[in-house]
Formats: sequence, structure tokens, C1' cells
RNA sequence: GCUCGAGUAGCUCAGUGGUAGAGCACACCCUUGGUAAGGGUGAGGUCGCGGGUUCAACUCCCGCCUUGAGCU
Repeated sequence: GCUCGAGUAGCUCAGUGGUAGAGCACACCCUUGGUAAGGGUGAGGUCGCGGGUUCAACUCCCGCCUUGAGCU
């Protein structure tokens, strides 16, 4: 330098055009003599950045950034 993949909550990951979600973690509550386990409620996101297409973009297209793999 070229090719391909990944980037979404603190962490691990879903979500292939129409309201952004799960598990764990966190806060509060219930249960207990206390703890663990269990249950309930809640908070937490400019969906890597910038453009484009579309009535509508996490999703499609282009560029850039970060990261992983391969080729030379």
C1' cells in the first nucleotide's frame, strides 16, 4: 500500500429501513435474626466521526478515525 471483518449502556452482545434492547454490573425496595440466593422497580445511550440516499437510517451508500485478520 491492497482486501475483508468489527465499532450500539460500565462490561459482553442482540437489533438487516418505521418507538434503541437483553444478560451481568449499579441504585432503591420486598423477603431474612444477619448474610447469600431469589423477586420487583429504576437510572444509565449525541448507536465511533462527518456527509449522502429516503417521508423515515443503528440498519443502505461514500469518506475519515480506532481496532482485528489476511496479502504484498
Molecule: transfer RNA
Organism: Pseudomonadota bacterium